Predicted 3D model of a 72-nucleotide RNA (Fluoride riboswitch aptamer (crcB RNA motif)) from a Deltaproteobacteria bacterium.
It was read from a public genome assembly, where an Rfam model found it.
The coordinates come from a structure-prediction model, not an experiment, and the mean pLDDT is 79.
Of the family's consensus pairs, 100% are formed in the model.

RNA sequence: UAUUUUAAAGGCAAUGAGGUUUGCCUGAACUGCUCUGAUUGAUUUUUCAGGGCUAAUGACUUCUACUUGGUU
Numbered sequence: 001u002a003u004u005u006u007a008a009a010g011g012c013a014a015u016g017a018g019g020u021u022u023g024c025c026u027g028a029a030c031u032g033c034u035c036u037g038a039u040u041g042a043u044u045u046u047u048c049a050g051g052g053c054u055a056a057u058g059a060c061u062u063c064u065a066c067u068u069g070g071u072u
Stems, first nucleotide, its partner, number of pairs: 010025004016063006032053007
């Protein structure tokens, strides 16, 4: 460094954490959309770079952060 086996369990669902629940994964599950330029044999492909936009949930709920309005 590579391969195999075993055990405990656990992990994931585009920005944080707790609880509940659904689905998925066992080295995977997962890693948003859009515009422009380059790249690629390839305008419907791949990769990279530079911009723009929404979202703290897979779903429910609570807290925190952010945004808008009102009151003191």